[in-house]
Context: one part of a larger RNA
RNA sequence: CGUUGAAUUUUGAGUAGAUCUUUCCCUAGUACGAGAGGACCGGGAAGGACGAACCUCUAGUGUACCAGUUGUCAUACCAAUGGCAUUGCUGGGUAGCUACGUUCGGUUUGGAUAAACGCUGAAAGCAUAUAAGCGUGAAGCCGUCUACAAGAUUAGAAUUCGUUAUCAGACUCCUUGGAGAUGACAAGGUUGAUAGGCUGUAUGUGUAAGUUUGGCAACAAAUUUAGCAGAGCAGUACUAAUAUGUCGAG
Numbered sequence: 001c002g003u004u005g006a007a008u009u010u011u012g013a014g015u016a017g018a019u020c021u022u023u024c025c026c027u028a029g030u031a032c033g034a035g036a037g038g039a040c041c042g043g044g045a046a047g048g049a050c051g052a053a054c055c056u057c058u059a060g061u062g063u064a065c066c067a068g069u070u071g072u073c074a075u076a077c078c079a080a081u082g083g084c085a086u087u088g089c090u091g092g093g094u095a096g097c098u099a100c101g102u103u104c105g106g107u108u109u110g111g112a113u114a115a116a117c118g119c120u121g122a123a124a125g126c127a128u129a130u131a132a133g134c135g136u137g138a139a140g141c142c143g144u145c146u147a148c149a150a151g152a153u154u155a156g157a158a159u160u161c162g163u164u165a166u167c168a169g170a171c172u173c174c175u176u177g178g179a180g181a182u183g184a185c186a187a188g189g190u191u192g193a194u195a196g197g198c199u200g201u202a203u204g205u206g207u208a209a210g211u212u213u214g215g216c217a218a219c220a221a222a223u224u225u226a227g228c229a230g231a232g233c234a235g236u237a238c239u240a241a242u243a244u245g246u247c248g249a250g
Stems, first nucleotide, its partner, number of pairs: 001151001005161006014148004020048007032037001050105005058099004065092005070085006110142002116136004167250001169247003173189005194240003197236005203229003210223005
C1' cells in the first nucleotide's frame, strides 16, 4: 500500500518438522534339526541417540543477598562502619537462566504402490498372475501427528458493533514485563493492584549492634534460632499511570 469501516473468533490452498533404533523376557528350548543349534507369527519390559517443555527434586550460575577474613585509607580516637585491592579473597545462596535434573514425544491405523506372490482368463479348445478385469504386499510414497499459514491479489468465512456525530474503533502519551536490539507482543492507565513504596510471608544467611556477665587478655556466654536481606507470593492507592491530543465516510 492492497484486501472499500472496525473488533473478536476462525477455515486451510500451501510450507516446514517429526515419523529413529537396540537389548532382554514370554510364546518356547516349541516348530525345524541326527546333533550342535534354534525360529516365523504374536505379546510385554527396560534402554540409546534425537527433539520439546519445565525448574518439584539433584546440580551449576547467581558482580545491588548474608556471613567470615587480609592489607590499606577515611569517618578525630575506641567501638562500629564505608572505599580500594579480579566481585580483594573465602563459605553459603532467593528469583531468573540452565543441564548433569524432571516430564513428555516418535502412537494408531487408512489409501495408492515397488520387488514379490495370486484369482479369473483368452489370443493359442490346452496352458498362462495379463492381453480386458480383480487382489495381497514395505522402515519407502500420500494422509493420519506437530507448528506456521488469506499478499491463497481467487486477498476467504462466522459473530458482534457502527453509519450524520467527530461515532464504532485505533493510535500517540504514560505505568510496566510472561515480551523484547528497535519496532512488535502482552498486562494496565483512578470504574485502577501496572510499577515503585510500605506491611506480612516464603526463602537465604547464621545468632547483628548495644549492654551485661566471666576471663589479666585473646576471647567466650546471655539478651537472640537474632539482625539483615535483589528479583518470589499476597495485601495495601501512599507515589506515579493526570489532563489533553491525533487518525478514523464505512
Large-subunit ribosomal RNA, domain VI from a marine eukaryotic metagenome, 250 nucleotides, folded computationally. The RNAcentral record of the full RNA draws on MGnify. Model confidence (mean pLDDT): 85 of 100.